[in-house]
Small-subunit ribosomal RNA, 3' major domain from Rikenellaceae bacterium DTU002, 475 nucleotides, folded computationally. The source organism's lineage runs through Bacteria, Bacteroidota, Bacteroidia, Bacteroidales and Rikenellaceae. It matches the Rfam family "Bacterial small subunit ribosomal RNA". The prediction has a mean pLDDT of 84.
Context: one part of a larger RNA
RNA sequence: UGACGGGGGCCCGCACAAGCGGAGGAGCAUGUGGCUUAAUUCGAUGCAACGCGAAGAACCUUACCCGGGUUUGACAUGUGACUGCACGUCCCGUGAAAGCGGGAUUCCUUCGAGGGUGUCACACAGGUGCUGCAUGGCUGUCGUCAGUUCGUGCCGUGAGGUGUUUGGUUAAGUCCAGCAACGAACGCAACCCCUGUGGCCAGUUGCCAGCGCGUAAUGGCGGGAACUCUGGCCAGACUGCCUGUUUACACAGGAGGAAGGUGGGGACGACGUCAAGUCAGUAUGGCCCUUACAUCCGGGGCUGCACACGUGCUACAAUGGCCGGUACAAAGGGACGCAAGACCGCGAGGUGGAGCAAACCCCCAGAGCCGGCCCCAGUUCAGAUUGCGGUCUGCAACCCGACCGCAUGAAGUCGGAUUCGCUAGUAACGGCGCAUCAGCUACGGCGCCGUGAAUACGUUCCCGGGCCUUGUACA
Numbered sequence: 001u002g003a004c005g006g007g008g009g010c011c012c013g014c015a016c017a018a019g020c021g022g023a024g025g026a027g028c029a030u031g032u033g034g035c036u037u038a039a040u041u042c043g044a045u046g047c048a049a050c051g052c053g054a055a056g057a058a059c060c061u062u063a064c065c066c067g068g069g070u071u072u073g074a075c076a077u078g079u080g081a082c083u084g085c086a087c088g089u090c091c092c093g094u095g096a097a098a099g100c101g102g103g104a105u106u107c108c109u110u111c112g113a114g115g116g117u118g119u120c121a122c123a124c125a126g127g128u129g130c131u132g133c134a135u136g137g138c139u140g141u142c143g144u145c146a147g148u149u150c151g152u153g154c155c156g157u158g159a160g161g162u163g164u165u166u167g168g169u170u171a172a173g174u175c176c177a178g179c180a181a182c183g184a185a186c187g188c189a190a191c192c193c194c195u196g197u198g199g200c201c202a203g204u205u206g207c208c209a210g211c212g213c214g215u216a217a218u219g220g221c222g223g224g225a226a227c228u229c230u231g232g233c234c235a236g237a238c239u240g241c242c243u244g245u246u247u248a249c250a251c252a253g254g255a256g257g258a259a260g261g262u263g264g265g266g267a268c269g270a271c272g273u274c275a276a277g278u279c280a281g282u283a284u285g286g287c288c289c290u291u292a293c294a295u296c297c298g299g300g301g302c303u304g305c306a307c308a309c310g311u312g313c314u315a316c317a318a319u320g321g322c323c324g325g326u327a328c329a330a331a332g333g334g335a336c337g338c339a340a341g342a343c344c345g346c347g348a349g350g351u352g353g354a355g356c357a358a359a360c361c362c363c364c365a366g367a368g369c370c371g372g373c374c375c376c377a378g379u380u381c382a383g384a385u386u387g388c389g390g391u392c393u394g395c396a397a398c399c400c401g402a403c404c405g406c407a408u409g410a411a412g413u414c415g416g417a418u419u420c421g422c423u424a425g426u427a428a429c430g431g432c433g434c435a436u437c438a439g440c441u442a443c444g445g446c447g448c449c450g451u452g453a454a455u456a457c458g459u460u461c462c463c464g465g466g467c468c469u470u471g472u473a474c475a
Stems, first nucleotide, its partner, number of pairs: 001475002003472003007469007015459002019422005026314008034305002042053002064300007073124001077123006084117002088105007107115002126289002129287003135283001137278003140274001142272001147186006153162003166177003192266004197235007207224002211222003238260001241254005316415001320374007332363003337356002342351003381412001386407007428451007
């Protein structure tokens, strides 16, 4: 100087407490361990691995296994030789395909050869083979925590200290006062984006107050630029004003205001820590393979199942289930696409195709509200499992897809110890969209809107963290 303490002081955080909803019990989905296997490819492993890489494993993907092939190679550049031929396309044999064997057709030309292609040979290619403890880059974590340092000066023999400590204050090393310190840098804050209010400009594809036309009805039409909205520019919030406390900074309250003391949310992550993660995203040193650890193809596997754990979904019901009627979104996507009305089908879906590169056309709610039935029961709860029949995508749904109909109706009556999230348009509940994608095992992820709470006395205790101080036989 640090680190540590079941030492002390001060302070913070959904850390506890207060509250709401869950997990731990059930079924299923998904990831992992284990076991199994020819293979169940690899990585991730306390917090910070386990719906993680995977924003799409039937083939492909695919890295694994079995089998069948290829060897200048599936891919790049170059050299030499050879002879033919454009490349290619088509056909035949063999085969599961890849491949192998054979045949047909077929280039330009300045006739030197060049370009392209094939064969042979050589340099080389190739490797998701190893090492993340050789690395770059990127990322997680402490932590959006308030810290980490430097120059000069001063102090100390020196390591080093001071500054950065102290008093007050703040979300903050934020600011103020004081001080052998005076300044400065990286962080904090602000500058950026979204959202909340108003004004100006603009007015189609969006809007419709007043005027007119028209319809069974609809901004449908003339027209309008008010309103809503769209999207560009500005304004607005600064403790600016008032009162109190105060040396100051600031704090408490108030006014005005759409918004008040960081308005709400996001992006943004200091010096560093964990030899943290990633050689399988890519890059890359070294090592290793080179008729194989490369590469192509068919099939299988990654989906195996006595078990164990994590994360979720659906429930156990009456604040509910079922049936009928009836409202109200936002954000997105659409040409190999989204697809209306109509018709067929109980339905998944099919036929068909108006319209739409889209504020124009299409995809567009559910909880809610109104009425009816059920009457507390393993039920008109719950839907697993299984049988049969179908639809769709795709070369192909046996292993191993999703969806629909009928039948079947399992466990489950609120979950031990323990444990998680959340402080407001939040939790909880409800649906909608998107990426990936032929299809989909999405109940996942990322967004969007609708309905919309309860509680916080307080900081003794648990966890994590910041500053000062103290002890130490630790570095």